[in-house]
The part of an RNA shown here (small-subunit ribosomal RNA, central domain) has 350 nucleotides and comes from an uncultured bacterium. The full RNA is in RNAcentral, with records from ENA, Greengenes and SILVA. The coordinates come from a structure-prediction model, not an experiment, and the mean pLDDT is 89.
Context: one part of a larger RNA
């Protein structure tokens, strides 16, 4: 609990779809439900406000007037909202023609590198560090050449560049598939926005079943360092990291900035498209639509900063905050195989 707020002070749900609900473009007719005016009725007494009076004053109390409503009913108004009808095209969508893209899913292919295995050459070291040691190596290592196996990730291109609602997405090819942008339009005709509950998606880690396992590597075991060293450094190395299917549902899930719409100086870079100018032509130059950055006027801001991608000026709808700790807790409920998640107090204390 009125209000004031939510980039960094407490506060935007991780993201999307979306029922109910809330809100809703232009013109016109009707209705008169909301709304507004007016008459009548009613709105007990007490109370409250004004005023006059009674107790010596006051409290208290008596009289008079007023106030008091999602109220009833009659008449009237029709701007706005509602409802019903008709119409419109600028919102929204469709159609046609193009464009860019690591958007998603499946299958296949490729080269470099690491490791391991086999073989050749070859001999005493190698590896590692601040320096060392553990480790590996005369049963032939490291180095070097050839062959093979297997898994994971895709150097350069690569960009403050692109795509996606977010999480996120990067070798190449094929198939399936979502969205966006630009230009045109003689189509539909408000079909829209938001969204409590609900549903779906959701990095990493983690869990279940089965597979896989090159490199890396929690836990763990050694070697060092140190007063100690359950670390930082070094040698090993299990789970995991990978795949399939099923769970989990969290995050500094961040732009710490909800979604949609309108309006409000400029300058500059870049990505995708269209038009004009110029030219033999590509460039250059100008205009324009959509994205992505930087700077900046007005304005905003406690400041930092934001500044047409607003944190400016407004409208609609949703979410959230209300001193710190206790407490992203307890209890209960719901969900989960578990780990735990969601919702969420109080005592006490400052």
């Nucleotide at each position: 609990u009125u209000g004031g707020g939510c980039g960094u002070a407490a506060a935007g749900c991780g993201c999307u779809c979306g029922c109910a609900g809330g809100c809703g473009g232009u013109u016109u007719c009707a209705u008169g439900c909301g709304u507004c005016g007016u008459g009548c009725g009613u709105g007990a007494a007490a109370g409250c406000c004004c005023u006059c009076g009674g107790c010596u004053c006051a409290a208290c109390u008596g009289g008079g007037g007023g106030u008091g409503g999602u109220c009833g009913u009659g008449c009237g108004a029709u701007a706005c909202g509602g409802u019903g009808g008709a119409a419109c095209u600028c919102g929204a969508g469709g159609c046609c023609a193009g464009u860019a893209g690591g958007g998603g899913g499946a299958c296949g292919c490729g080269g470099a590198a690491u490791u391991c295995c086999g073989g050749g050459u070859g001999u005493a070291g190698u590896g590692g560090u601040g320096g060392a040691a553990u480790g590996c190596g005369u049963a032939g290592a490291g180095a070097u050449c050839c062959g093979g196996a297997g898994g994971a990730a895709c150097a350069c291109c690569a960009g403050c560049g692109g795509c996606g609602a977010a999480g996120g997405c990067g070798g190449c090819g094929u198939c399936c598939u979502g969205g966006a942008c630009u230009g045109g339009u003689a189509c539909u005709g408000a079909c829209g926005c938001u969204c409590a509950g609900g549903a779906g998606c959701g990095a990493a880690a983690g869990c279940g079943u089965g597979g896989g396992g090159a490199g890396c590597g929690a836990u763990c075991c050694g070697g060092a360092u140190u007063a100690g060293a359950u670390a930082c450094c070094c040698g090993g190395g299990u789970a995991g990291u990978c795949c399939a299917c099923g769970c989990c549902g969290u995050a500094a899930a961040c732009g710490a900035u909800g979604a949609g719409g309108a309006c409000u100086a400029g300058g500059u870079g870049u990505c995708g498209g269209g038009g004009g100018u110029a030219u033999c032509g590509a460039c250059c130059c100008c205009c324009u639509c959509g994205g992505u950055g930087c700077c900046g006027c007005a304005g905003c801001u406690a400041a930092c900063g934001c500044g047409a991608u607003a944190a400016g000026u407004c409208c609609u709808c949703c979410g959230c905050c209300u001193g710190g700790g206790g407490a992203c807790u307890a209890c209960g409920g719901c969900c989960g195989c578990a780990a735990g998640g969601c919702u969420a107090a109080a005592a006490c204390u400052c």